[in-house]
RNA sequence: CGAGUAAACAAGGCAGUCGCGGGAAGAAACCGCAAGGCUCUUCUCGAGGAAAGUCCGAGCUCCGCAGGGCAGGGUGCUGGGUAACGCCCAGUGAGGGUGACCUUAAGGCCAGUGCCACAGAAAAUAUACCGCCCGGCGCUCAGUGACGAGGGUAUUAGGAAAAGCUUUUUAAUGUCUUGGUCACCGAGCGUCGGGUAAGGGUGCAACGGUGUGGUAAGAGCGCACCAGAAGCCGGGAGACCGGUUUGCUAGGUAAACCCCACCCGGAGCAAAACCAAAUAGGGGGGGGAUGAGGUUGCCCGCCGACUCCCCGGGUUAGGUUGCUUGAGAUGCCAGGUAACUGGCAUCCGAGAUAGAUGGCUGCUGCUAUCCGUUAACAAUUCGGAAAGAACAGAACUCGGCUUAUUAGUUUGCUCGGUCC
Numbered sequence: 001c002g003a004g005u006a007a008a009c010a011a012g013g014c015a016g017u018c019g020c021g022g023g024a025a026g027a028a029a030c031c032g033c034a035a036g037g038c039u040c041u042u043c044u045c046g047a048g049g050a051a052a053g054u055c056c057g058a059g060c061u062c063c064g065c066a067g068g069g070c071a072g073g074g075u076g077c078u079g080g081g082u083a084a085c086g087c088c089c090a091g092u093g094a095g096g097g098u099g100a101c102c103u104u105a106a107g108g109c110c111a112g113u114g115c116c117a118c119a120g121a122a123a124a125u126a127u128a129c130c131g132c133c134c135g136g137c138g139c140u141c142a143g144u145g146a147c148g149a150g151g152g153u154a155u156u157a158g159g160a161a162a163a164g165c166u167u168u169u170u171a172a173u174g175u176c177u178u179g180g181u182c183a184c185c186g187a188g189c190g191u192c193g194g195g196u197a198a199g200g201g202u203g204c205a206a207c208g209g210u211g212u213g214g215u216a217a218g219a220g221c222g223c224a225c226c227a228g229a230a231g232c233c234g235g236g237a238g239a240c241c242g243g244u245u246u247g248c249u250a251g252g253u254a255a256a257c258c259c260c261a262c263c264c265g266g267a268g269c270a271a272a273a274c275c276a277a278a279u280a281g282g283g284g285g286g287g288g289a290u291g292a293g294g295u296u297g298c299c300c301g302c303c304g305a306c307u308c309c310c311c312g313g314g315u316u317a318g319g320u321u322g323c324u325u326g327a328g329a330u331g332c333c334a335g336g337u338a339a340c341u342g343g344c345a346u347c348c349g350a351g352a353u354a355g356a357u358g359g360c361u362g363c364u365g366c367u368a369u370c371c372g373u374u375a376a377c378a379a380u381u382c383g384g385a386a387a388g389a390a391c392a393g394a395a396c397u398c399g400g401c402u403u404a405u406u407a408g409u410u411u412g413c414u415c416g417g418u419c420c
Stems, first nucleotide, its partner, number of pairs: 001416009010406001012364007020046008030037002048391001052402002055400005060268004067300004072264005077091005092106001093104004107259002112257002114253003129200002131196011143184005149178013208226006227249002229246007272321004282311006293303002328347008366388002369385004
């Protein structure tokens, strides 16, 4: 200097002027018989880190069951935090990344039931397609040896013919060649039987993986290393980790149904409480002590007399409370790795209800760019110019999560490059 990663801050400031909503104090004028006021004066306060989503958890309100059970739903490694949580912190396992770090739907497949298309012989009480090996039978071929047969040729001997040269025949020996039988041994093809799952093929995945010895060929069959499982020992609160022994090696899937552990009344501020005003205690139908109805569904228990539907009428979109003092905020100290807890001090920071917080002006901060200046470049200082600033508005409150978003600022750490 660049790229990344984790965390934090901010969401412009000041002043003037006009205009809104709340609160406090006061009241000359104005309205009102009066209380007082929708009127006036002064002071003061007035949207967010997510106010969004309505996904979780609560505070709070109501329900004569909220008690028990079933159904149903939620969470799912260990320990801690918290009012609680599906959240947060710290760890462990697995996966990704060179790394800082990130993700995690992380209990159980030997309780059971399912599913794994196609391909493949076979997808779990799983196998033999191509192959490899052994043996039997049949066929073909090659080699060696033995026996025997035929033919050619050479030599020797005898015979026959012949005047002679020569011809022919028989035997022996040597040699060449043809194929036959038997034996030994080998190869190939086919078939049958047996062995095999190492090699090849299919597939996401094929009865652990790599190497080696061994075998008829093979196989944890043996051995070495690795992985898993089980036993034992050690460390740790625990998840889990380490060591060692044993050749024990029967897939995956539960974000499939399911099993196991723990948790769960319901409805919700349009909850509810009070006040005012008005009306038709109307008409019809169903059910009800053999039990209406009782805040998800069903059952038990408990309480217990009205309850449901349709038509019609009145009031009201009335007013007040709920409504902002809180599991609150800020600062400091102590404990804790941390989340967080305790103590002390200070503060009271919107409460609207058709729903307020806005408009204008001036100065100025920040960001990047350009020009000049400071010292030649860069950095830095100073001056000037024009420009830029996202997502987005409370509605009972709070703790979280998720999503949207930046002209930005700061810090730690990792990797790479360069210089000293």